């Protein structure tokens, strides 16, 4: 040029139409500890952007963007 795939929380994953997006680890606030660490109780924090389909889209499409891989 081409084709395939992947984009959720600081990191690494869930969740594939259904109305409260979930977890571990990370950060934080209390407890407890002489201090740390370890527990335990709580809290902030995320759908790559932009359209379209649908009563309903994190999901399905189409486009860009970034990335991993093939072929030329």
């Nucleotide at each position: 040029g081409u084709g395939a795939u992947c984009a959720u929380a600081g990191c690494u994953u869930a969740g594939u139409g259904g109305u409260g997006a979930a977890a571990g680890c990370g950060c934080u606030g209390g407890a407890u500890u002489g201090u740390g660490g370890a527990u335990c109780c709580g809290g902030a924090g995320a759908c790559a952007a932009g359209g379209g389909u649908u009563c309903a889209a994190u999901u399905c499409u189409c486009u860009u963007u970034g990335g991993u891989c093939g072929c030329c």

Description: This is a predicted structure of a 72-nucleotide RNA (transfer RNA) from Marsupiomonas sp. NIES 1824. Rfam family: tRNA. About the family: Transfer RNA (tRNA) molecules are approximately 80 nucleotides in length. RNAcentral holds the sequence, with entries from ENA.